[in-house]
């Protein structure tokens, strides 16, 4: 230096142009219990930035960041 892939709550994950962005786990809270755990119900938190294209972007499509992977160059 070139080129491929990946980036969504504290964690881990669905989602390929159109309802409130999906699910465990984790925290809050309430139910159950003599108290815990369990199990049940509820809520809180996310699309890496910039821009661009579209009536409508997590999503296509520019550029940037960062993480892996290959080549390549130099010594």
């Nucleotide at each position: 230096g070139c080129g491929g892939c990946u980036u969504u709550g504290g964690u881990c994950u669905a989602g390929u142009g159109g309802u409130u962005a999906u699910g465990a786990c984790c925290c809050a809270g309430g139910c159950c219990u003599c108290c815990c755990a369990c199990g049940c119900c509820u809520g809180a938190g996310a699309c890496c930035c910039g821009g661009g294209u579209u009536c409508g972007a997590a999503u296509c499509c520019c550029g940037g960041a960062a993480g892996c992977c290959g080549c390549a160059c130099c010594a």